Model confidence (mean pLDDT): 87 of 100. This is a predicted structure of a 476-nucleotide part of an RNA (small-subunit ribosomal RNA, 5' domain) from an uncultured bacterium. Its Rfam family is "Bacterial small subunit ribosomal RNA". Its family is annotated with structural constituent of ribosome and ribosome in the Gene Ontology. RNAcentral holds the full RNA, with entries from ENA and SILVA.
Context: one part of a larger RNA
RNA sequence: GGAUGAACGCUGGCGGUAUGCCUAACACAUGCAAGUCGAACGGGCUCUUUCGGGAGCUAGUGGCGGACGGGUGAGUAACGCGUGAGAAUCUGCCUUCAGGUCGGGGACAACAGAGGGAAACCUCUGCUAAUACCGGAUGUGCCUAACGGUGAAAGAUUUAUCGCCUGAAGAGGAGCUCGCGUCUGAUUAGCUAGUUGGAGAGGUAAAAGCUCACCAAGGCAACGAUCAGUAGCUGGUCUGAGAGGAUGAGCAGCCACACUGGGACUGAGACACGGCCCAGACUCCUACGGGAGGCAGCAGUGGGGAAUUUUCCGCAAUGGGCGAAAGCCUGACGGAGCAAUACCGCGUGAGGGAGGAAGGCUCUUGGGUUGUAAACCUCUUUUCUCAGGGAAGAAUAACUGACGGUACCUGAGGAAUAAGCAUCGGCUAACUCCGUGCCAGCAGCCGCGGUAAUACGGAGGAUGCAAGCGUUAUCC
Numbered sequence: 001g002g003a004u005g006a007a008c009g010c011u012g013g014c015g016g017u018a019u020g021c022c023u024a025a026c027a028c029a030u031g032c033a034a035g036u037c038g039a040a041c042g043g044g045c046u047c048u049u050u051c052g053g054g055a056g057c058u059a060g061u062g063g064c065g066g067a068c069g070g071g072u073g074a075g076u077a078a079c080g081c082g083u084g085a086g087a088a089u090c091u092g093c094c095u096u097c098a099g100g101u102c103g104g105g106g107a108c109a110a111c112a113g114a115g116g117g118a119a120a121c122c123u124c125u126g127c128u129a130a131u132a133c134c135g136g137a138u139g140u141g142c143c144u145a146a147c148g149g150u151g152a153a154a155g156a157u158u159u160a161u162c163g164c165c166u167g168a169a170g171a172g173g174a175g176c177u178c179g180c181g182u183c184u185g186a187u188u189a190g191c192u193a194g195u196u197g198g199a200g201a202g203g204u205a206a207a208a209g210c211u212c213a214c215c216a217a218g219g220c221a222a223c224g225a226u227c228a229g230u231a232g233c234u235g236g237u238c239u240g241a242g243a244g245g246a247u248g249a250g251c252a253g254c255c256a257c258a259c260u261g262g263g264a265c266u267g268a269g270a271c272a273c274g275g276c277c278c279a280g281a282c283u284c285c286u287a288c289g290g291g292a293g294g295c296a297g298c299a300g301u302g303g304g305g306a307a308u309u310u311u312c313c314g315c316a317a318u319g320g321g322c323g324a325a326a327g328c329c330u331g332a333c334g335g336a337g338c339a340a341u342a343c344c345g346c347g348u349g350a351g352g353g354a355g356g357a358a359g360g361c362u363c364u365u366g367g368g369u370u371g372u373a374a375a376c377c378u379c380u381u382u383u384c385u386c387a388g389g390g391a392a393g394a395a396u397a398a399c400u401g402a403c404g405g406u407a408c409c410u411g412a413g414g415a416a417u418a419a420g421c422a423u424c425g426g427c428u429a430a431c432u433c434c435g436u437g438c439c440a441g442c443a444g445c446c447g448c449g450g451u452a453a454u455a456c457g458g459a460g461g462a463u464g465c466a467a468g469c470g471u472u473a474u475c476c
Stems, first nucleotide, its partner, number of pairs: 001476004006472005013346006019339002021304001026302003030299003035064003040061002043058006071257003080182007089174003094170008102136001104134002111126006141150003155162003183229003190220003195217004200212003232254004236247004259280005282293004310336001312335003318332001319330004349379004359370004384413006393403001420465005425446003431460005441448002
């Protein structure tokens, strides 16, 4: 000198664009953050009716989605990440192609009745539908050397479609393996028993000690194993001429986690943030028998801290889930609010004006300086206030805008509403007076202060930057 997710002190006019718990992965009141489909199904309720029916709502069964999106960085020195290769794999929805969708059956919710419980909720009996469940048939598939074996489907409606099953391929996604790279410590030198390898069995979507019994005795290590400490990694960011050093906030990719530890279920996909079970700590309810909960989602509260915002508006746009659609949901997102936190831009007036006014400061009493500065004259209106008009963003034939009566435009008014902070001994741009008297104090380094201090405090003046200026912290 540059830089910052900064903080502190003094000060503070406006706009645009960004950013905003770096600390306690501490504990959380309250509200919201994941639903949707009646064009899968039976019921119930409401409205209406020409008594045929029609419309609407939805507790339950069922389907799809809750594995995305959003948060955090605790753990992790690891195939975790980065990069480059690879083979033994899976893949809902989407796209393309080929074939099929035949014929049966038995239940369980809801509901009704009975009962238990403070509650959460639970039990028994009976009835019932389906795109829920289960056989049969067929089947290009799969297994097998062959014979042979195994093995699918579902319908709905507004009649135009949407579905369902099987196979092949694609796209995108995911799992796995390997080469290389990836912090510090030797005041950590030996580490390892499923450990290293084998043939077998099991297991997985899939290779594999992944697991198991047996056999062999291997495997790693001064090219740093093991142990300990620290740490999410990267694209990037800051700095630097570069090499390099530091760093990983925001944005983007990957990973890990979801009160702590463990476990599986369902599913194409999870060992699942707002699912389940067990254990633990904590909090809450209780009729003491038993139950409920998990903000590292968005706001918000307490706490910690030098320090970090609103319990806001809207689904209008973009995107996502469901749905044939209308649509519903969406604290993703789009916006507004707060904060000079940062960057960028603008303004606080412009021109003229010497009796060089008054006042201040200084002084050798002549003057000098503040200083064209002010007054005064002439202008302008960026800003500001008021009034009028008023968007684009909407994709459409039409309807539909949170932001927002915002941006912007026009008119009127009046210089009107708007300057501070630090420094002035040298480094380092900028000097005098008064006070103080090794005191009070200053200080980044050198050093100032003990009676004329350009170094302390005040004043006048000056210098630098400017809606900021200084200080502190950290990196280069």